RNA sequence: UGGCAAUCAGGCGAUGGAGUUCGCCUUGAACCGCCCGGAGGGGGCUGAUGACUCCUACCAAAGA
Numbered sequence: 001u002g003g004c005a006a007u008c009a010g011g012c013g014a015u016g017g018a019g020u021u022c023g024c025c026u027u028g029a030a031c032c033g034c035c036c037g038g039a040g041g042g043g044g045c046u047g048a049u050g051a052c053u054c055c056u057a058c059c060a061a062a063g064a
Base pairs, nucleotide, nucleotide: 009026010025011024012023013022016055017054018053019052020051021050033045034044035043036042
């Protein structure tokens, strides 16, 4: 200096925070939403979660 393995740890899962849990990745990584259209500097759409619960923000309806 390079390779392999183990342990520990860290990071990530389309917009914020916390807890629990699942999966993925090991830094040239995991990850960076969907539909229509041949393509486009075109058109349309859902959601603050990977999943569950709570909070905050946003949206809709009703009541006081």

Overview
The RNA shown here (Fluoride riboswitch aptamer (crcB RNA motif)) has 64 nucleotides and comes from a Candidatus Eiseniibacteriota bacterium. The coordinates come from a structure-prediction model, not an experiment, and the mean pLDDT is 78. The source organism's lineage runs through Bacteria, Bacteria candidate phyla and Candidatus Eiseniibacteriota. The sequence was found by an Rfam model in a public genome assembly.